[in-house]
Small-subunit ribosomal RNA, 3' major domain from a metagenome, 474 nucleotides, folded computationally. The full RNA is in RNAcentral, with records from SILVA. It matches the Rfam family "Bacterial small subunit ribosomal RNA". Its mean pLDDT, the model's own confidence on a scale to 100, is 83.

Context: one part of a larger RNA
RNA sequence: UGACGGGGGCCCGCACAAGCAGCGGAGCAUGUGGUUUAAUUCGACGCAACGCGAAGAACCUUACCUGGGCUUGACAUGUCAGUGACCGCCGUGGAAACACGGUUUUCCUUCGGGACACUGUCACAGGUGGUGCAUGGCUGUCGUCAGCUCGUGUCGUGAGAUGUUGGGUUAAGUCCCGCAACGAGCGCAACCCCCGUCCUAUGUUGCCAUCAUUAAGUUGGGGACUCAUAGAAGACUGCCGGUGACAAACCGGAGGAAGGUGGGAUGACGCCAAGUCAUCAUGCCCCUUAUGUCCAGGGCUACACACGUGCUACAUUGGCGCAUACAAAGGGCAGCAAUACCGCGAGGUGGAGCAAAUCCCAGAAAGUGCGUCUCGGUUCGGAUUGGAGGCUGAAACUCGCCUCCAUGAAGGUGGAGUUGCUAGUAAUCGCAGAUCAGCAAUGCUGCGGUGAAUACGUUCCCGGGCCUUGUACA
Numbered sequence: 001u002g003a004c005g006g007g008g009g010c011c012c013g014c015a016c017a018a019g020c021a022g023c024g025g026a027g028c029a030u031g032u033g034g035u036u037u038a039a040u041u042c043g044a045c046g047c048a049a050c051g052c053g054a055a056g057a058a059c060c061u062u063a064c065c066u067g068g069g070c071u072u073g074a075c076a077u078g079u080c081a082g083u084g085a086c087c088g089c090c091g092u093g094g095a096a097a098c099a100c101g102g103u104u105u106u107c108c109u110u111c112g113g114g115a116c117a118c119u120g121u122c123a124c125a126g127g128u129g130g131u132g133c134a135u136g137g138c139u140g141u142c143g144u145c146a147g148c149u150c151g152u153g154u155c156g157u158g159a160g161a162u163g164u165u166g167g168g169u170u171a172a173g174u175c176c177c178g179c180a181a182c183g184a185g186c187g188c189a190a191c192c193c194c195c196g197u198c199c200u201a202u203g204u205u206g207c208c209a210u211c212a213u214u215a216a217g218u219u220g221g222g223g224a225c226u227c228a229u230a231g232a233a234g235a236c237u238g239c240c241g242g243u244g245a246c247a248a249a250c251c252g253g254a255g256g257a258a259g260g261u262g263g264g265a266u267g268a269c270g271c272c273a274a275g276u277c278a279u280c281a282u283g284c285c286c287c288u289u290a291u292g293u294c295c296a297g298g299g300c301u302a303c304a305c306a307c308g309u310g311c312u313a314c315a316u317u318g319g320c321g322c323a324u325a326c327a328a329a330g331g332g333c334a335g336c337a338a339u340a341c342c343g344c345g346a347g348g349u350g351g352a353g354c355a356a357a358u359c360c361c362a363g364a365a366a367g368u369g370c371g372u373c374u375c376g377g378u379u380c381g382g383a384u385u386g387g388a389g390g391c392u393g394a395a396a397c398u399c400g401c402c403u404c405c406a407u408g409a410a411g412g413u414g415g416a417g418u419u420g421c422u423a424g425u426a427a428u429c430g431c432a433g434a435u436c437a438g439c440a441a442u443g444c445u446g447c448g449g450u451g452a453a454u455a456c457g458u459u460c461c462c463g464g465g466c467c468u469u470g471u472a473c474a
Base pairs, nucleotide, nucleotide: 001474002473003471004470005469007468008467009466010465011464012463013462015458016457019421020420021419022418023417026312027311028310029309030308031307032306033305034303035302042053043052064298065297066296067295068294069293070292073124077123078122080120081119082118083117084116088103089102090101091100092099093098106115107114108113126287127286129285130284131283135281136280137276138275139274140272142270147186148185149184150183151182152181153162154161155160166177167176168175192264193263194262197233199231200230201229202228203227207222208221211220212219236259239253240252241251242250243249314414318373319372320371321370322369323368324367330361331360332359335354336353340349341348342347380411385406386405387404388403389402390401391400427450428449429448430447431446432445433444
């Protein structure tokens, strides 16, 4: 100087408390451990691994296993020699890769050769092989915590200290005052994006108050309104009162759409030899008729069991039936697909329109109205299984999704313990997208609808910041 303390003081945070909803019990989905296996590829392991890499494992992917092939190679550049084709097509063998046979067949030229391709030779290629404790880059975490440092000066023999401590204050090393310090840098804040109010400009594909018109903003018309796209204004403790040290600031009020940090992006110096050699790059080591490469099939989907994360429930604030209202944000040409017709349905036929403020996906759902069920493992719950079908795709056996009929398991609100959340939040309800032929998505990322309860307080648990104290620790 740090680190640590079941030392002290001060202060924060859904840290506790006060509340609401869960998890832990059931079934299923998914990840992991373990076990099994020819293989169940690899990585990730307290918080910060375990719906994680994977924003899509039937083949491919694919790295694993079994078997069949190749050896200058699936891919790149070059050297030397030879050939003139190579590719394609057909046949035979084969699971295919491939092998063999047949057929077809070049261009430029100054005639030296060159381009291109193949065969052979040599350099080399190749490796998702090892080392993340050799590395770059990227990332997690402490933590959006308020800290981390430097120049000069001063103090100290020195390590170092001071500044950065102190009194207030703040979300903040934020600001003020004081002070052997005076300044500065990286962080904080602001500058960026979105939301909330208003104004100006422009009105098509958007809108419709007034005037006509229609089944319909449909059409004429209009730019008022909504909305869209640009630009500007607005909030600064600016104003008033009080407290305070005549400061910073805090409390209350006015006006205002909004009042003292609205949300996001943004992550200082560093710590964990944290994670990644399997995104990529890369040193060294290793393989080179194989640890490279091609192909078929299998596996990554196994299952006594254990754990994590979720979904669906256990019902009456509910289930079921009929009717009916209101979104936002997205996506669409090898695409989205309307009206119509067929089918109980998944879906099929067909194809208007649309590279989309125009057309389509598209029906929002919870909600509301009416009816029914009446406490029963039930008209709750939907697992499992049988049968019949649909779709994608060469191909759904291992191993896809969906529909219909039948079946109708566990489950009576869950022990110890444990998680999230302070407001348009929790809870609850649906919608969209990426990946993607299809899909195991209940995941993830967004979008809107409905919309709470509680916070006395900081004694205690956890994490953190500042000062101080002890130490046989570094």